About this RNA: The part of an RNA shown here (small-subunit ribosomal RNA, 5' domain) has 525 nucleotides and comes from an uncultured prokaryote. The coordinates come from a structure-prediction model, not an experiment, and the mean pLDDT is 81.
[in-house]
Context: one part of a larger RNA
RNA sequence: GAUUGAACGCUGGCGGCAUGCUUAACACAUGCAAGUCGAACGGCAGCAGCAUCUAGCCUGCUAGGUGGCUGGCGAGCGGCGGACGGGUGAGUAACGCGUGGGAAUCUACCUAGUAGUGGGGGACAACAGUUGGAAACGACUGCUAAUACCGCAUACGCCCUACGGGGGAAAGGGGGGGCUUCAAACCUCUCGCUAUUAGAUGAGCCCGCGUAAGAUUAGCUAGUUGGUGGGGUAAAGGCUCACCAAGGCGACGAUCUUUAGCUGGUCUGAGAGGAUGAUCAGCCACAUUGGGACUGAGACAAGGCCCAAACUCCUACGGGAGGCAGCAGUGGGGAAUAUUGCACAAUGGGCGCAAGCCUGAUGCAGCCAUGCCGCGUGUGUGAAGAAGGCUCUAGGGUUGUAAAGCACUUUCAGUGGGGAGGAAAGGUUAGUAGUUAAUAGCUGCCUAUGACGUUACCCACAGAAGAAGCACCGGCUAACUCCGUGCCAGUAGUCGUGGUAAUACGGAGGGUGCAAGCGUUAAUC
Numbered sequence: 001g002a003u004u005g006a007a008c009g010c011u012g013g014c015g016g017c018a019u020g021c022u023u024a025a026c027a028c029a030u031g032c033a034a035g036u037c038g039a040a041c042g043g044c045a046g047c048a049g050c051a052u053c054u055a056g057c058c059u060g061c062u063a064g065g066u067g068g069c070u071g072g073c074g075a076g077c078g079g080c081g082g083a084c085g086g087g088u089g090a091g092u093a094a095c096g097c098g099u100g101g102g103a104a105u106c107u108a109c110c111u112a113g114u115a116g117u118g119g120g121g122g123a124c125a126a127c128a129g130u131u132g133g134a135a136a137c138g139a140c141u142g143c144u145a146a147u148a149c150c151g152c153a154u155a156c157g158c159c160c161u162a163c164g165g166g167g168g169a170a171a172g173g174g175g176g177g178g179c180u181u182c183a184a185a186c187c188u189c190u191c192g193c194u195a196u197u198a199g200a201u202g203a204g205c206c207c208g209c210g211u212a213a214g215a216u217u218a219g220c221u222a223g224u225u226g227g228u229g230g231g232g233u234a235a236a237g238g239c240u241c242a243c244c245a246a247g248g249c250g251a252c253g254a255u256c257u258u259u260a261g262c263u264g265g266u267c268u269g270a271g272a273g274g275a276u277g278a279u280c281a282g283c284c285a286c287a288u289u290g291g292g293a294c295u296g297a298g299a300c301a302a303g304g305c306c307c308a309a310a311c312u313c314c315u316a317c318g319g320g321a322g323g324c325a326g327c328a329g330u331g332g333g334g335a336a337u338a339u340u341g342c343a344c345a346a347u348g349g350g351c352g353c354a355a356g357c358c359u360g361a362u363g364c365a366g367c368c369a370u371g372c373c374g375c376g377u378g379u380g381u382g383a384a385g386a387a388g389g390c391u392c393u394a395g396g397g398u399u400g401u402a403a404a405g406c407a408c409u410u411u412c413a414g415u416g417g418g419g420a421g422g423a424a425a426g427g428u429u430a431g432u433a434g435u436u437a438a439u440a441g442c443u444g445c446c447u448a449u450g451a452c453g454u455u456a457c458c459c460a461c462a463g464a465a466g467a468a469g470c471a472c473c474g475g476c477u478a479a480c481u482c483c484g485u486g487c488c489a490g491u492a493g494u495c496g497u498g499g500u501a502a503u504a505c506g507g508a509g510g511g512u513g514c515a516a517g518c519g520u521u522a523a524u525c
Base pairs, nucleotide, nucleotide: 001525002524003523004522006521007520008519009518010517013375014374015373016372017371018370020367021333026331027330028329030328031327032326035080036079037078041076043073044072047071048070049069050067051066052065053064054063055062056061057060087286088285089284096211097210098209099208100207101206102205105203106202110199111198112197113196114195115194116193117192118152120150121149127142128141129140130139131138132137158166159165160164173189174187175186212258213257214256219249220248221247224246225245226244227243228242229241230240231239261283262282263281264280265276266275267274268273288309289308290307291306292305311322312321313320314319339365341364342363343362347361348359349358350357351356378408379407380406381405388399389398390397391396412466414461415460416459417458418457422452426447427446431445432444433443434442435441469514470513471512472511473510474495475494476493480509481508482507483506484505490497491496
């Protein structure tokens, strides 16, 4: 000199864009953060409509009952998603990360292709009844549906020991005609389901090289190193087991100890390098502590399960419940770090045919000079060089065109008015027209969607009106005098200063430097 996720002191007008628990991976009250689908299913608890019955009368509305008939829908069964998104950096010196290669693998949803989607069955919830428990939560009996579950048939391709054997499936919505009515058969559309091939995406595994300090850590290792065989995995492999051999690593630093998430990057520097790893992005690890598996395409799963431990809470003492390193917020720790806000309007995600629902992701708003950037706090004129202050050799000098005065302007803030863009979607038996068998689909018109928001921006109004401080002035280092003090009080980054004329302490006048900031401290180069 540059820099910072900074803090502290004094001061503080506005806006834009960013940042904001670096400490206790300490403990957490409360609310929210993952649901969705009735176009898979049986249904109907609640709401609304309709139909019907009864009663009241004021004669078409009031009350009650019935009917899943319709819109819809609590709980349930079922599907998909809760493995993403969000947080944190405790652990990890490691194939964890970075980079470059590799072969023995899997991949839901998506895309393209091929072939199918035939015929049956028995249950379990919900529900009803009985019953246990304080609660959490159950137990028994009975009924029932499915895209839930299980067989049979079919098997080109697919898998396996290749003679031969084995293995699949599920439907749903809409529609017109006919029919006494209903159902089925029928037509059509779309999305599904099964098997399989390939792609895309994602993931698992292996290897070369690089990746902190310590030798006041020199030896380490028995599943250890290799082989054969069995098992196991989606997959190679001591991954695991039996047997056999006795190997394997190490001064090119093994082992041990300490510290640490890694990287793109960031800061600094002419560079080489040094330091660092907040925000943003990629990877990894973790979810009170330790262990385990289940489900699933994918987890050994933060808002899933089981066991153990510590802690907290409820209890009828028999037993139960919980996990903010999600967003806010609280206590605590600390020099120190924000609102228990608004909205799904946009972008994205989950589910759904869709409308839509959910989304503390996200978009916004709030707080903080924490940082960067921009603007303002007026402009011109004005010498009687006013008054006052300070100083003085008492003449003057300086503050100083500074002020006053005169003439203007109105950025920003204030008040009032106007007003973009972010909007693309979406909607049709419940707007319309065309096409059509059609209430399907498509197209046009129409309609309609904004949290921010009193938006950005523009116009008008009034009036200099509302807006300057901080540090320093002995040398380094830009800037000097007076008074007070008297090795005292103090100052100090360093050299040093102060013991009666202190440009170095304290005050004042003046000056210098930065400026809505300025200094100090800490830290890096």
RNAcentral holds the full RNA, with entries from ENA.